This is a predicted structure of a 73-nucleotide RNA (transfer RNA) from a bacterium. The RNAcentral record of the sequence draws on ENA and MGnify. Rfam family: tRNA. Rfam classes the family as a transfer RNA.
[in-house]
């Protein structure tokens, strides 16, 4: 420099065909227990890396760019 893959909750990932986001584990509250783990049940928690473009409607298609890792020079 020029190719390829990846970027989604605090951490690890899922999420073909476009119809608007989910699971593990972690966080909090209950309920069990004489406490504590440990189980069960619930709740929180996300500008889907950025910016634009298509489109009635993007996490998803297209451009760039910006982080990462691998290739080739």
């Nucleotide at each position: 420099g020029c190719c390829u893959c990846c970027g989604u909750a605090a951490c690890u990932c899922a999420g073909u065909c476009g119809g608007a986001a989910g699971a593990g584990u972690g966080g909090c509250u209950g309920a069990u227990u004489c406490u504590u783990a440990a189980u069960c049940a619930g709740c929180a928690g996300g500008u889907c890396g950025u910016a634009g473009g298509u489109u009635c409607g993007a996490u998803u298609c297209c451009u760039a760019c910006c982080g990462g890792a691998g290739g080739c020079a």